The RNA shown here (Glycine riboswitch aptamer) has 95 nucleotides and comes from Phenylobacterium sp. The model forms 84% of the base pairs in the Rfam consensus. Taxonomically the source falls in Phenylobacterium (Bacteria, Pseudomonadota, Alphaproteobacteria, Caulobacterales).
RNA sequence: AUGAACGCUGGAAAGUAGCCGCUCUUCGGGGUGGGCUCGCCGAAGGAGCAGAGGGGGCGACCCCUAAAUCUCUCAGGCCCAAGGACAGCGGGGGC
Numbered sequence: 001a002u003g004a005a006c007g008c009u010g011g012a013a014a015g016u017a018g019c020c021g022c023u024c025u026u027c028g029g030g031g032u033g034g035g036c037u038c039g040c041c042g043a044a045g046g047a048g049c050a051g052a053g054g055g056g057g058c059g060a061c062c063c064c065u066a067a068a069u070c071u072c073u074c075a076g077g078c079c080c081a082a083g084g085a086c087a088g089c090g091g092g093g094g095c
Base pairs, nucleotide, nucleotide: 006090007089008088009087010086015038017037018036019035020034021032022031023030024029039078040077041076045074046072047071048070053064054063055062056061
């Protein structure tokens, strides 16, 4: 078992932003999981919500439960790298 862990492959978006500090320098600039500021992204994680279902009530309504790639952006991210929902293949169990 509509297939766990794990492995391989693929995997988007958004500032190579500004200022300060530190550091290197051929003095043009470069580096910086240091600090602050503004802008932005959604596909780690997190949070919120529909229908249906259940309960209460004469009723209007109220309460509980209730998903996501939707919404929010706390976290995370905005050159590359890393990470990455999800997908394919393998695997054959987890609690």